[in-house]
Model confidence (mean pLDDT): 80 of 100. This is a predicted structure of a 98-nucleotide RNA (TPP riboswitch aptamer (THI element)) from a Candidatus Eiseniibacteriota bacterium. Of the family's consensus pairs, 91% are formed in the model. Rfam family: TPP riboswitch aptamer (THI element). From the family's description: Vitamin B(1) in its active form thiamin pyrophosphate (TPP) is an essential coenzyme that is synthesised by coupling of pyrimidine and thiazole moieties in bacteria. It was read from a public genome assembly, where an Rfam model found it.
RNA sequence: UCGAACCGUUAGGGGUGGCUGGAGCGAUCCGGCCUGAGAACAGACCCUCGGAACCUGAACUGGGUGAUACCAGCGUAGGGAAACGGGACCGACGUCCA
Repeated sequence: UCGAACCGUUAGGGGUGGCUGGAGCGAUCCGGCCUGAGAACAGACCCUCGGAACCUGAACUGGGUGAUACCAGCGUAGGGAAACGGGACCGACGUCCA
C1' cells in the first nucleotide's frame, strides 16, 4: 500500500404470473393447484456496480404444458439500485533500520 468468500448495519432497487373452485349484479373477496427465493403488503423474499434482482427488446424464437417467461435461447444486447463495519492484532507485496 492492497485484500476474497462470507456476516452485519443503514440506505436504496425490484417482482408478484398461469389454471381452477366458491361467494358477489359487479368491482372484488376467500380458497386449491403449477413454477419459483418470492405469485401483492410479508417491511416477507431477492438484488445493489466483479450488478441476469428486475425492466426493455417482446404480442420475440425453439421446446414443452391443462395453462403461464414453465424451460432454453436472445445475453459478450440496451438499461438497472451503495456506503460503512466485521472478516483483518490476519494475509500479500513493497520500503526503511539493525